[in-house]
RNA sequence: GGCGAGUUCGUAUAACGGCUAGUACACAAGAUUUUCAUUCUUGCAAUAGGAGUUCGAUUCUCCUACUCGCUA
Numbered sequence: 001g002g003c004g005a006g007u008u009c010g011u012a013u014a015a016c017g018g019c020u021a022g023u024a025c026a027c028a029a030g031a032u033u034u035u036c037a038u039u040c041u042u043g044c045a046a047u048a049g050g051a052g053u054u055c056g057a058u059u060c061u062c063c064u065a066c067u068c069g070c071u072a
Stems, first nucleotide, its partner, number of pairs: 001071007010025004018055001027043005048064005
C1' cells in the first nucleotide's frame, strides 16, 4: 500500500429498520445488620464523528478517525 472485521452507560455484552436502547458487574441512595460484608429495592449512565436513503437508522450506504487481523 491492498483486503477484511470492529467502535453501544465507568467495564463487559445484547438489540428483525418500528424505543422510553436491554442485561450483568461497578457506582449512588434506602431497607436489613451493633458495624462491615452479604441480601433486597430504587436510581444514575451509552449508540466514534459527519453526510445520505427512508415515514422512521444502533441497524442500510458513503466519507473521516481509531483499533485488530490477513496479505504484498